[in-house]
């Protein structure tokens, strides 16, 4: 240079094909159990879904174009 894939809270991850209220895990913070801790139980906080634009009533999702990261191929 070409050609796929990948990007979602602090960390993994489904949800994308077939647009409709963003979801689980650990991880935090409050509480509850213990004599106390860890295990376990109950609540809660924290996501502008990688920019930017178009489509559409409505975009994580479809379409352009860029960043970033991997594979292959020259």
């Nucleotide at each position: 240079g070409g050609a796929c894939c990948c990007g979602u809270g602090g960390c993994c991850u489904a949800g994308u094909c077939a647009g409709g209220u963003g979801g689980g895990g650990c991880g935090c913070u409050c509480g509850g159990c213990u004599g106390a801790u860890a295990a376990c139980c109950g609540a809660g906080a924290g996501g502008u879904c990688u920019u930017g634009g178009g489509u559409u009533c409505a975009a994580a999702u479809c379409c352009c174009a860029g960043c970033g990261g991997g594979u292959c191929c020259a």